This is a predicted structure of a 73-nucleotide RNA (transfer RNA) from a soil metagenome. The RNAcentral record of the sequence draws on MGnify. Model confidence (mean pLDDT): 81 of 100. Rfam family: tRNA. Rfam's curators write: Transfer RNA (tRNA) molecules are approximately 80 nucleotides in length.
RNA sequence: GCUGGUGUAGCUCAGUUGGUAGAGCAUUCGAUUUGUAAUCGAACGGUCGUGGGUUCAAGUCCCUUCACCAGCU
Numbered sequence: 001g002c003u004g005g006u007g008u009a010g011c012u013c014a015g016u017u018g019g020u021a022g023a024g025c026a027u028u029c030g031a032u033u034u035g036u037a038a039u040c041g042a043a044c045g046g047u048c049g050u051g052g053g054u055u056c057a058a059g060u061c062c063c064u065u066c067a068c069c070a071g072c073u
Base pairs, nucleotide, nucleotide: 001072002071003070004069005068006067007066010025011024012023013022019056027043028042029041030040031039049065051063052062053061
């Protein structure tokens, strides 16, 4: 230098044909218990890596750029 992959909640990851962004764990609160743990219920938490484009509508399609990983030279 070229090619490919990954980037979504504090962490690990889903998100199918473009149509209101989700789960588990963690955290907080409540229930249960003599108390703790466990269990159950609820809440909190996201500009979907950056910037732009297409579209009535983009996590998803296109371009650019950044970080990391792998391969080729």